This is a predicted structure of a 1401-nucleotide RNA (small-subunit ribosomal RNA) from an uncultured bacterium. Rfam family: Bacterial small subunit ribosomal RNA. Gene Ontology terms of the family: ribosome and structural constituent of ribosome.

[in-house]
RNA sequence: GAGUUUGAUCCUGGCUCAGAAUCAACGCUGGCGGCGUGCCUAACACAUGCAAGUCGAACGCGAAAGCCCCGCAAGGGGCAAGUAGAGUGGCAAACGGGUGAGUAACGCGUGGGUGACCUGCCUUCGAGCGGGGGAUAACGUUCCGAAAGGGACGCUAAUACCGCAUAACAUCCUGCCCUUGAACGGGUGGAGAUCAAAGCUGGGGAUUCGCAAGAACCCGGCACUUGAAGAGGGGCCCGCGUCUGAUUAGCUAGUUGGUAAGGUAACGGCUCACCAAGGCGAUGAUCAGUAGGGGGCGUGAGAGCGUGGACCCCCACACGGGUACUGAGACACGGACCCGACUCCUACGGGAGGCAGCAGUAAGGAAUAUUGGUCAAUGGGCGAAAGCCUGAACCAGCCAUCCAGCGUGCAGGAAGAAGGCCCUAUGGGUUGUAAACUGCUUUUGUCAGGGAAUAAACCUCUCGAUUUAUCGGGAGCUGAAGGUACCUGAAGAAUAAGCACCGGCUAACUCUGUGCCAGCAGCCGCGGUAAUACAGAGGGUGCGAGCGUUAAUCGGAAUGACUGGGCGUAAAGGGCGCGUAGGCGGUUUUUUAAGAUGGUUGUGAAAUCCCUGGGCUUAACCUAGGAAUGGCAACCAUGACUGGAGAGCUGGAGUACUGUAGAGGGUAGUGGAAUUUCCGGUGUAGCGGUGAAAUGCGUAGAUAUUCGCAGGAACACCAGUGGCGAAGGCGACUUGCUGGACUUGUAGUGACGCUGAGACGCGAAAGCGUGGGGAGCAAACAGGAUUAGAUACCCUGGUAGUCCACGCUGUAAACGAUGAGAGCUAGUUGUCGGCACGCAUGCGUGUCGGUGACGCAGCUAACGCAUUAAGCUCUCCGCCUGGGGAGUACGGCCGCAAGGUUAAAACUCAAAGAAAUUGACGGGGGCCCGCACAAGCGGUGGAGCAUGUGGUUUAAUUCGAAGCGACGCGAAGAACCUUACCCACGUUUGACAUGUCCAGUUUGAUUACCAGAGAUGGUUUUCUUCAGUUCGGCUGGCUGGAACACAGGUGCUGCAUGGCUGUCGUCAGCUCGUGUCGUGAGAUGUUGGGUUAAGUCCCGUAACGAGCGCAACCCUUGUCCCUGAUUGCCAGCGCGUAGAGGCGGGAACUUGAGGGAGACUGCCGGUGACAAACCGGAGGAAGGCGGGGACGACGUCAAGUCAUCAUGGCCCUUACGGGUAGGGCUACACACGUGCUACAAUGGCCGGUACAGAGGGUCGCGAAGCGGUGACGCGGAGCCAAUCUUUGAAAGCCGGUCGUAGUCCGGAUUGGAGUCUGCAACUCGACUCCAUGAAGUCGGAAUCGCUAGUAAUCGCAAAUCAGCAUGUUGCGGUGAAUACGUUCCCGGGCCUUGCACACAC
Repeated sequence: GAGUUUGAUCCUGGCUCAGAAUCAACGCUGGCGGCGUGCCUAACACAUGCAAGUCGAACGCGAAAGCCCCGCAAGGGGCAAGUAGAGUGGCAAACGGGUGAGUAACGCGUGGGUGACCUGCCUUCGAGCGGGGGAUAACGUUCCGAAAGGGACGCUAAUACCGCAUAACAUCCUGCCCUUGAACGGGUGGAGAUCAAAGCUGGGGAUUCGCAAGAACCCGGCACUUGAAGAGGGGCCCGCGUCUGAUUAGCUAGUUGGUAAGGUAACGGCUCACCAAGGCGAUGAUCAGUAGGGGGCGUGAGAGCGUGGACCCCCACACGGGUACUGAGACACGGACCCGACUCCUACGGGAGGCAGCAGUAAGGAAUAUUGGUCAAUGGGCGAAAGCCUGAACCAGCCAUCCAGCGUGCAGGAAGAAGGCCCUAUGGGUUGUAAACUGCUUUUGUCAGGGAAUAAACCUCUCGAUUUAUCGGGAGCUGAAGGUACCUGAAGAAUAAGCACCGGCUAACUCUGUGCCAGCAGCCGCGGUAAUACAGAGGGUGCGAGCGUUAAUCGGAAUGACUGGGCGUAAAGGGCGCGUAGGCGGUUUUUUAAGAUGGUUGUGAAAUCCCUGGGCUUAACCUAGGAAUGGCAACCAUGACUGGAGAGCUGGAGUACUGUAGAGGGUAGUGGAAUUUCCGGUGUAGCGGUGAAAUGCGUAGAUAUUCGCAGGAACACCAGUGGCGAAGGCGACUUGCUGGACUUGUAGUGACGCUGAGACGCGAAAGCGUGGGGAGCAAACAGGAUUAGAUACCCUGGUAGUCCACGCUGUAAACGAUGAGAGCUAGUUGUCGGCACGCAUGCGUGUCGGUGACGCAGCUAACGCAUUAAGCUCUCCGCCUGGGGAGUACGGCCGCAAGGUUAAAACUCAAAGAAAUUGACGGGGGCCCGCACAAGCGGUGGAGCAUGUGGUUUAAUUCGAAGCGACGCGAAGAACCUUACCCACGUUUGACAUGUCCAGUUUGAUUACCAGAGAUGGUUUUCUUCAGUUCGGCUGGCUGGAACACAGGUGCUGCAUGGCUGUCGUCAGCUCGUGUCGUGAGAUGUUGGGUUAAGUCCCGUAACGAGCGCAACCCUUGUCCCUGAUUGCCAGCGCGUAGAGGCGGGAACUUGAGGGAGACUGCCGGUGACAAACCGGAGGAAGGCGGGGACGACGUCAAGUCAUCAUGGCCCUUACGGGUAGGGCUACACACGUGCUACAAUGGCCGGUACAGAGGGUCGCGAAGCGGUGACGCGGAGCCAAUCUUUGAAAGCCGGUCGUAGUCCGGAUUGGAGUCUGCAACUCGACUCCAUGAAGUCGGAAUCGCUAGUAAUCGCAAAUCAGCAUGUUGCGGUGAAUACGUUCCCGGGCCUUGCACACAC
């Protein structure tokens, strides 16, 4: 920096990611060399080999095999050889190498001290090295034992061991002087005492000895003894630093100190005897857990955080534990002894061993290498030296384990090749200059040839210099790595690329498969049929001999905040006070120099890091110099500030005196009102209680009313964001006791102050203990109600308790959710208590203290706070660090108990949360509307039938629609067809489209026959018959045939879609631009006051405008006018009829057509705000939108439709396509919706009679007339329609009859007979006639429509249609009732409020 809490926002807050890094491991892959690293686990156990020896120039011994010689042989001699070998002795073995178990410590780091010490080998300086002695191993003999080993006797040497001599500048004793804080320091005297030694070897040849060898002797070398000093190495002591836990608070008996002694190299309780009673600890003792420490290393801007592998320093350890010996040095890794565990050998009696050395083995584990080479170099031990030893070391081997480097080719090359189980819109794109192909190069690898540096020495020989010691030159000798590095040459692109990822974070996208499956996943999250998230593929991105994953670290994380956070509401102020330690502290002056600042010096090992150079071809790596090392210590200086010391000051603080207010505390007493109980009176049937009731009380006299007694508790009015108190809290009145506050002026004190861990005290209510008290109230409990239940809310009772005294508890939303104290920073206004002043009699001004409201700057995430801060600063305390688990468990402390206090972890989630925003919601509020309720009228729900649906049934009962908004819906009309369903039969380029090839050019109607259920197949009759032409059976068309591309699908997905539609809703809303406000989501506008059917209009207004909606424009209807006048009309004129616009004519009227007018709150009055508008009126055919229609904003319901159509994807292809016949969609125990007809007299039936509108009609409507009871038939005038026809409208009106009945109501059902349509009415049509005459007497709960030409009622027409209408869509006739009103039900609109909701109750 990013992701992740939300619909969105801001904040808080956690989780996660991108980076770096590793002694790593795992997965896939793997060309090369270089440089490093390599048991983090079992300080588990170890087979085998090696890792510490050396010196014959310290000493005494001393082989064998072998070879040669002598010898017959036995044997002897020589070489080997004084060799090998062991032993005595010296030095080394305390180094080097390993490991990190222990250790929280003077262990480590850093700086000091040692006047409290040691120091082999080495260096320098001084002195010395004389003369003796006795043993012992080896060895020999012998004994014991399985072995390891041991014993006895005997011999022998030394640089082994022991005396003696000599000796001080050594040590001890004792004077003096100097130094020091002091002494065991330093110097200088004295008399005594004590202590040494070892030889070996080279050379010389004057002297002595000796036969000689040689010795003595002399000169050297190496040793040896003693002393002084140095260097280097160690011991001990001290200051400071060094993990976690207080759910470890007290620890300590050699403990703390002293005296004497012992012990040590040395101080010291180090040890011991005695004496004293100390010592340590909240600045964390003791205890528990964990851990080797440091230089450094990783990370980080730094501060920090994490870490201590390799390299370097220190420490500790060496099977576990203990002990000492030797030694200069050890309490000793490859020494000793003892105990223990384990392993091995054994003759069972006894013995042996210690890889945390190098290799290696087993085991453990995710995991870590060769039983390699050499001492060539560097270093170490011994030695005079040669040299020997050296798993230290140098090399090699194994491992991509880390780091850095090189390579796997380079250039050209478009037919943009082929191929791709890649994509595609089928045209192509992509892979991709990639390949092929051409040219070039040769690092690495292969082959061949050459070939190092590391080597300098020691030593031997030699030359030179110098008196020697010694130095210099030359020659010779020495290489594990290694025939390696490196160089040269040859051939040849030849020998060499993978891994992870591709939803966002995060660079990189498509296809296929899969279908909440398989799987992925670091977080958010993907997957339920179109997955860029799974799996595969193509393509791409990143890194590259590696790439990913996992683990653990730092970072990001300001997420423990020193740098650098917070606590009103997010986690977080202790309930309040008092006060201890501690922290902090006014003002002046003197002094000091602890802090502080500056300077100088020492130290801060090397390596590492950094800078500059150098060496490997570069780099990694190695190397030189410098810088740095924030620290510690010593000395000097300064004197502002802090601290210490001294002396002052008055402003902070406090005291005395005056005055004031107050429910401040506690004690004793007093009072009235009210409730209740009790006694008495009056009085009678109820009282009480509730939403309504009941339980309860009452005729044994209640309630009510009245007189009186008693008892307990609480104190109306006053009373007030009024007062007091630290908080909890405090309320009648009086008394005396007592704390605090405020105020005015003066006088004293002189910083006496603030805060405050622990400690101590106070601390509502409830609760506990003991004893009282008990009126009312009232947990528990009982009863009555409510309820589905009601362990509740309501009612009637009622016990603890509430009250008092004493004691305990110690908690509360103990809240201002705001710790205490101090200073500073605009104001306005109210109120309580003082003081001062002014005017003056209740006001004003100023001021001090308290308590409220609003508000500026500032702060805050916002809300909000704002001199009573949540502002700006200072001091001190408390507390917080994601949610849950949990304020829980365990432990401690407190409590009589209840419980309180302190206070975790495992596990689990990716959130939990604060504030604010927009919606939705509320049995929240306000305003308003709607046939929403109410007021009415008529229905449905009951009956029969019709129709649709569910269910059931069936071979099939095709499919869809599902609350409103599916159900007389798609369907404006299923007998066949339709038809999609079922059964059977037959068909396969197909019923239909385009393309290719071949053949023919007889194509389209039609008659009849045969087979068949038909499709179909076969035969046949009649009629009719292509176009163009270059004249070629050439082209097109058509027919037939063949193969293939394809056709076809009412198959799936309406949750992949378009289009169309429903719905909220004809509800009044939904938005935008600019501006303004807000960190932001957003707000404003659109809210408010009025008004409207309306976001309609007006006014106001940080808004001003605009858009989609509303309204209007459109159609129709209602009035009038104009124009024109047939098929319509007929007033006037004429003709004419039984009658009739029938005719001439007319254009007045009606009507139809076209075009206009008209209505706009325009006018008047009132109301209103002088507005908008509303109310009333006039005029008018119509009045405030005149009636009706079309018209449906942003959006909602993944609403409906893949079966109207279109369409992506999937599926079928001799079938899920296409054809035919029959059946089914019409089934029927049942349930629901929508209707029709009724139940009758406002009616039925019979007879007569009147008046519409809007439509339709040539495959049609069909008149008159005739026949039939009728459906209907015959008939065929007229009409392509204002002409003809459908067409008789019905209710109505007039008259008659029926008389309340299952009827002269009702018509279902059934029987019979018919009519019509149609190829065909069996399943399965409509209608007619005769006969039959079911249920039904107005319909439970519930529920629907309608506000006027409406409801109700009456008929007519049309679409579909061969036929079929109770349905649908239209048309007219007759023609009501009611609306007080908005409390309630339902739906909707606006404002506001709450919210833990947002897939939104």